[in-house]
Molecule: SAM riboswitch aptamer (S box leader)
Organism: Flavobacteriales bacterium
């Protein structure tokens, strides 16, 4: 940096430095001086790698250890189909994007 397979409607925050941005991109819509990002303390989620048992490739358990996450469905939407409409727009469904994980060039 690319590629392959999973999964993305649950779920989980305090402090302390710091001092104005963040929600990936573009649009919208939102957080944010009652403290933005980014770093550090501790805490929690969750169970993908892991362990254990069953058992056949699934099911149930655990949570030391390797990653992940802790506003808002991946916040909403981008591109197509399909259905309803008060013609503003709703509801689905496939794709693309993006995020993790694990293998692998």
């Nucleotide at each position: 940096u690319g590629c392959u397979u999973a999964u993305c409607a649950a779920g989980a925050a305090a402090g302390g430095u710091g001092g104005a941005g963040g929600g990936a991109u573009u649009g919208g819509c939102c957080c944010u001086u009652u403290g933005a990002a980014a770093c550090c303390u501790u805490g929690g989620c969750a169970a993908c790698c892991u362990c254990c048992a069953a058992c056949a490739u699934u099911u149930g358990g655990a949570a030391a250890g390797g990653u992940g996450c802790c506003a808002a469905u991946u916040c909403c939407a981008a591109u197509u189909c399909c259905g309803a409409u008060u013609u503003g727009u709703c509801g689905g469904g496939a794709a693309g994007a993006g995020a993790u994980a694990a293998g692998u060039g």